[in-house]
RNA sequence: UCCUAUACAGGGCAAAUUCGUUGAAAAGCGAAGACGCAAAGCUACGGGCCUAACACCGUUCUCCGGACGGUCACGGUAGCCGGGUUGCCGAU
Repeated sequence: UCCUAUACAGGGCAAAUUCGUUGAAAAGCGAAGACGCAAAGCUACGGGCCUAACACCGUUCUCCGGACGGUCACGGUAGCCGGGUUGCCGAU
RNA backbone atom coordinates (compact mmCIF):
# COMPACT_ATOMS: atom_id res chain seq x y z
C1' U A 1 0.00 0.00 0.00
C1' C A 2 -3.77 -3.59 -1.32
C1' C A 3 -7.43 -7.51 -0.11
C1' U A 4 -10.82 -10.00 3.38
C1' A A 5 -13.70 -10.04 8.03
C1' U A 6 -15.18 -6.48 11.57
C1' A A 7 -15.40 -2.78 16.04
C1' C A 8 -15.83 2.38 17.07
C1' A A 9 -16.90 7.40 15.66
C1' G A 10 -19.10 11.20 12.67
C1' G A 11 -22.85 11.39 9.45
C1' G A 12 -26.86 9.49 5.69
C1' C A 13 -31.76 7.47 4.13
C1' A A 14 -36.85 7.09 6.08
C1' A A 15 -41.88 2.21 6.49
C1' A A 16 -46.70 2.72 8.73
C1' U A 17 -49.58 6.93 10.00
C1' U A 18 -51.20 12.34 9.70
C1' C A 19 -51.53 17.05 6.96
C1' G A 20 -50.81 19.67 2.27
C1' U A 21 -50.27 19.03 -3.00
C1' U A 22 -50.17 16.54 -8.21
C1' G A 23 -52.61 12.38 -10.59
C1' A A 24 -58.19 8.67 -13.48
C1' A A 25 -55.77 5.34 -10.30
C1' A A 26 -51.48 2.95 -8.65
C1' A A 27 -48.32 6.26 -6.88
C1' G A 28 -45.10 10.79 -6.69
C1' C A 29 -43.59 15.40 -4.18
C1' G A 30 -43.29 18.71 0.54
C1' A A 31 -43.78 18.76 6.05
C1' A A 32 -44.27 15.96 10.55
C1' G A 33 -42.88 10.92 11.96
C1' A A 34 -39.22 6.30 12.52
C1' C A 35 -40.52 0.40 10.97
C1' G A 36 -36.32 -0.60 9.21
C1' C A 37 -31.73 0.02 5.74
C1' A A 38 -24.23 -0.56 4.40
C1' A A 39 -25.90 1.00 -1.05
C1' A A 40 -33.21 1.88 1.56
C1' G A 41 -27.42 6.07 -3.81
C1' C A 42 -28.59 6.21 -9.26
C1' U A 43 -30.76 3.24 -13.40
C1' A A 44 -37.50 0.28 -15.29
C1' C A 45 -32.70 -3.54 -18.86
C1' G A 46 -35.04 -8.96 -17.36
C1' G A 47 -38.71 -11.27 -14.12
C1' G A 48 -42.54 -10.18 -10.40
C1' C A 49 -46.22 -7.06 -8.23
C1' C A 50 -49.78 -2.63 -8.24
C1' U A 51 -53.04 0.51 -11.13
C1' A A 52 -56.37 0.75 -15.87
C1' A A 53 -57.23 6.89 -17.76
C1' C A 54 -57.04 5.87 -23.16
C1' A A 55 -58.15 1.81 -26.43
C1' C A 56 -60.65 -2.81 -27.56
C1' C A 57 -64.53 -6.54 -26.37
C1' G A 58 -69.16 -7.75 -23.93
C1' U A 59 -73.86 -6.70 -21.19
C1' U A 60 -77.61 -3.20 -20.26
C1' C A 61 -80.60 1.42 -20.49
C1' U A 62 -84.36 6.30 -21.23
C1' C A 63 -79.12 4.60 -27.29
C1' C A 64 -74.87 10.63 -31.71
C1' G A 65 -74.69 9.20 -25.14
C1' G A 66 -74.39 6.83 -20.26
C1' A A 67 -73.78 2.74 -16.60
C1' C A 68 -71.54 -1.95 -15.43
C1' G A 69 -68.08 -6.13 -16.40
C1' G A 70 -63.56 -8.12 -18.88
C1' U A 71 -58.59 -7.52 -21.38
C1' C A 72 -54.50 -4.37 -21.99
C1' A A 73 -49.00 -0.10 -19.85
C1' C A 74 -47.75 3.63 -23.26
C1' G A 75 -48.59 4.64 -15.97
C1' G A 76 -46.04 3.10 -11.42
C1' U A 77 -42.82 0.20 -7.81
C1' A A 78 -35.12 0.71 -7.18
C1' G A 79 -38.03 -0.25 0.64
C1' C A 80 -39.90 -7.42 -4.35
C1' C A 81 -35.68 -10.00 -6.81
C1' G A 82 -31.81 -10.09 -10.52
C1' G A 83 -28.62 -7.11 -13.88
C1' G A 84 -25.92 -2.38 -14.89
C1' U A 85 -23.39 1.84 -12.61
C1' U A 86 -21.16 5.16 -8.73
C1' G A 87 -19.59 5.17 -3.67
C1' C A 88 -18.16 6.54 3.09
C1' C A 89 -15.33 4.91 7.84
C1' G A 90 -11.29 1.07 8.78
C1' A A 91 -9.40 0.27 15.74
C1' U A 92 -7.88 -4.85 15.65
This is a predicted structure of a 92-nucleotide RNA (c-di-GMP-I riboswitch aptamer). Model confidence (mean pLDDT): 83 of 100.